[in-house]
This is a predicted structure of a 115-nucleotide RNA (SAM riboswitch aptamer (S box leader)).
RNA sequence: AAGCCAUCCAGAGUGACCGAGAGACCUGGCUCGAGGACGUCGCAGCAACCUCCGGCACGGACGAGGAGACCUCGCCCGCGCCCGGCACGGUGCUAACGCCAGGGUGCGAUGGAGU
Numbered sequence: 001a002a003g004c005c006a007u008c009c010a011g012a013g014u015g016a017c018c019g020a021g022a023g024a025c026c027u028g029g030c031u032c033g034a035g036g037a038c039g040u041c042g043c044a045g046c047a048a049c050c051u052c053c054g055g056c057a058c059g060g061a062c063g064a065g066g067a068g069a070c071c072u073c074g075c076c077c078g079c080g081c082c083c084g085g086c087a088c089g090g091u092g093c094u095a096a097c098g099c100c101a102g103g104g105u106g107c108g109a110u111g112g113a114g115u
Base pairs, nucleotide, nucleotide: 001115004112005111006110007109008108013043014042015041016040017039021032022031023030025103026102027101028100029099044094045093046092049090050089052085053084054083055081056080058078059077060076062074063073064072065071066070098107
């Protein structure tokens, strides 16, 4: 970078710096903003995608016992789940539902697996 999968009406703000627009883009609204928004950095917090721990299901290797194919138990590994937990670590997020309605080759954001 392109494609794929999941989520996007819950939740969580302050300090410093900066200085004019900001809320992704287009149209129309609405809101935030010199009482300093947006942004950057620090600290704090939220959440639980990944990591980690457990449970369950399936598959496989091994071991033990019984047996006709096989069954049961144990242990390890892999894969999965509308499951539970943790919050050290990797991200993310902390006005308003992705601010609202319509629009675009399903536009954008975040995470994950693979190339």